[in-house]
Molecule: SAM riboswitch aptamer (S box leader)
RNA sequence: ACCUUAUCGUGAGCGGUGGAGGGACAGGCCCUUUGAAGCUGCAGCAACCGGCUAUAUCUUUCAUAGCAGAUGGUGCUAAUUCCUGCUCCAUAUUUAGGGGAGAGAUAAGUU
Numbered sequence: 001a002c003c004u005u006a007u008c009g010u011g012a013g014c015g016g017u018g019g020a021g022g023g024a025c026a027g028g029c030c031c032u033u034u035g036a037a038g039c040u041g042c043a044g045c046a047a048c049c050g051g052c053u054a055u056a057u058c059u060u061u062c063a064u065a066g067c068a069g070a071u072g073g074u075g076c077u078a079a080u081u082c083c084u085g086c087u088c089c090a091u092a093u094u095u096a097g098g099g100g101a102g103a104g105a106u107a108a109g110u111u
Stems, first nucleotide, its partner, number of pairs: 001111001003109006013042005021031003025085004043077003048073002051067005081103001086100004
C1' cells in the first nucleotide's frame, strides 16, 4: 500500500508552544487572531484487539453472551462520518423525507 470483516444518531477539553489556517476530496455550510494546523503536558471518553467470567464444543483454538478497566495495544475528545455527492422509493416538478451503494475514518486480520 492492496484486500477482507466489523463499527460509525452515544460519549469525552483544559494548559504550554506555535502564528494562519482547519473541518479527507469537490460543492455547501461552518470553526478560527476571543488564536487554526502541528508539537507537547495533564485530564477525559469509548470497549476494536487484549484480560476475566459463563455457555456449547473441546487437547487447544474458534464462537456467542456478559463483566471490569483509562499505568496491556490502538483510537478518539465542534457540528450525525457537519451536510450533500451515485442510485432507488415517493412527488406533476422542486425542496424536505426514507432505503441502499460508493467514498472516508477507526479496529482486527490477510497478502